[in-house]
Parts: sequence; C1' cells; structure tokens
RNA sequence: GCGCCGGUAGUCUAGCGGUAGGAUAGAAGCCUUCCAAGCUUUUGGCCUGGGUUCGAAUCCCGGCCGGCGCA
Repeated sequence: GCGCCGGUAGUCUAGCGGUAGGAUAGAAGCCUUCCAAGCUUUUGGCCUGGGUUCGAAUCCCGGCCGGCGCA
C1' cells in the first nucleotide's frame, strides 16, 4: 500500500429499515444482629461526516480506530 472483518452503557453482548434489549458494574430501597448472597426499582449506549428513505444502529460512500491476511 491492497483486501476482508469489526466498532452499540464503565465492561461483555443481542439487534439485519419502524421509539435499542440482556448480563455485569454504579445508585436507592427491602431482607439480615452485621456482612455477603438474594429480591425490587433506577441511572447510563449506537465511532465520526455525508447520502438514500416517510423513517437508518441497520443500506451506500468517505474518514478514524482495532484485528486478520497478502505484498
């Protein structure tokens, strides 16, 4: 340099055009003599710029970052 794959919450991960779900972590409460565990509630997210579309995390193009391969 070229090709392929990926980028979603502090962390891991689902989603395949119609208001983004789970786990874990954080906070509050319940329980317990206390702690842990458990239960309930809650906070927090689509890498970035453009395009297509009534509507984009999702499709298309550029950029950035990471991984793999080729040279």
This is a predicted structure of a 71-nucleotide RNA (transfer RNA) from a Candidatus Woesearchaeota archaeon. It was read from a public genome assembly. Rfam family: tRNA.